[in-house]
Context: one part of a larger RNA
RNA sequence: CUGGGCGUAAAGAGCUCGUAGGCGGUUUGUCGCGUCGUUCGUGAAAAUUCACAGCUUAACUGUGGACGUGCGGGCGAUACGGGCAGACUUGAGUGCUCCAGGGGGAGACUGGAAUUCCUGGUGUAUCGGUGAAAUGCGCAGAUAUCAGGAGGAACACCGGUGGCGAAGGCGGGUCUCUGGGGAGUAACUGACGCUGAGGAGCGAGAGCGUGGGUAGCGAACAGGAUUAUAUACCCUGGUAGUCCACGCCGUAAACGGUGGGUACUAGGUGUGGGUUCCUUUUCACGGGAUCCGUGCCGUAGCUAACGCAUUAAGUACCCCGCCUGGGGAGUACGGCCGCAAGGCUAAAACUC
Numbered sequence: 001c002u003g004g005g006c007g008u009a010a011a012g013a014g015c016u017c018g019u020a021g022g023c024g025g026u027u028u029g030u031c032g033c034g035u036c037g038u039u040c041g042u043g044a045a046a047a048u049u050c051a052c053a054g055c056u057u058a059a060c061u062g063u064g065g066a067c068g069u070g071c072g073g074g075c076g077a078u079a080c081g082g083g084c085a086g087a088c089u090u091g092a093g094u095g096c097u098c099c100a101g102g103g104g105g106a107g108a109c110u111g112g113a114a115u116u117c118c119u120g121g122u123g124u125a126u127c128g129g130u131g132a133a134a135u136g137c138g139c140a141g142a143u144a145u146c147a148g149g150a151g152g153a154a155c156a157c158c159g160g161u162g163g164c165g166a167a168g169g170c171g172g173g174u175c176u177c178u179g180g181g182g183a184g185u186a187a188c189u190g191a192c193g194c195u196g197a198g199g200a201g202c203g204a205g206a207g208c209g210u211g212g213g214u215a216g217c218g219a220a221c222a223g224g225a226u227u228a229u230a231u232a233c234c235c236u237g238g239u240a241g242u243c244c245a246c247g248c249c250g251u252a253a254a255c256g257g258u259g260g261g262u263a264c265u266a267g268g269u270g271u272g273g274g275u276u277c278c279u280u281u282u283c284a285c286g287g288g289a290u291c292c293g294u295g296c297c298g299u300a301g302c303u304a305a306c307g308c309a310u311u312a313a314g315u316a317c318c319c320c321g322c323c324u325g326g327g328g329a330g331u332a333c334g335g336c337c338g339c340a341a342g343g344c345u346a347a348a349a350c351u352c
Stems, first nucleotide, its partner, number of pairs: 003324004007306002012320001014202004021195003025088007033081002035077008048066007091192001092189003095185005103178002106176005111155001116150007127136001163170002207248006216242002221237004259319006267297012301308002325352003334345004
């Protein structure tokens, strides 16, 4: 190497695009590269193995056969794989007709509720906070209440195991730009496909750089409590940050802890989006069929069990990634990347 595995025991890369490579639909002809048959040559001797023989036997030795799994030449076969040439339409894509959607970007405009602050009116002694308090605020007029104004951030109800997106993720409204998906049709292309080592791009939050912004919240920090202590939990404040623009970082319980693709294998029941048929004079509602998505239950089967079960963890095939006792350690060293924080790759001694 071969093996067995990867939902929870070690193990699916966070996600996508895509290079090389691997794998690949139906059919005709041709070649004969793989493949198969036959034959020839070669594959040193010794060793090995079988038979026989020679030392009184054995070890040992000799003779002959086999083996030498391979390579090369000739002749032949052509189903399968492959090359070349041609055809096809079901895979894939395009067109046409429709449909749903918080998919994305930028710019602009805009809405109401709430918190905070400011100004003015009314008004007077507390307010706030807690298990109870205190720090804190307030007679320089607070809290409460009314009117007006400023500013930032987030969008109640609708809202839903509802929708969209590859994942991260996406939710007030309008306009503009733009990606993807589904159904129906069958006009066009004619295998153009699947996967994907390297590679590239995207990638929550926190964090970093430059410049802005800052209402609320709030690491750090300060004070008040609690307590034996209280570097906490609770309270009063509060800076970074949270927000915007541009540039980095590249991680996560990035989870369905389940890689992608294709085909097949009982059903039942909800829900979102289409098409179609029936009912209805029509509409709406309802019922049936069908396609796509998203849940629950469940048969066969699978599973160590839990559970999974047409959205598989079932039955198979193709391609990639990963695992191989615990600790040491996702660490050291080296390399690459980063402004840094750190990230990626990744051991060993030793020990149980």
The part of an RNA shown here (small-subunit ribosomal RNA, central domain) has 352 nucleotides and comes from Gordonia sp. (in: high G+C Gram-positive bacteria).
It matches the Rfam family "Bacterial small subunit ribosomal RNA". Rfam links the family to the GO terms ribosome and structural constituent of ribosome.
Model confidence (mean pLDDT): 84 of 100.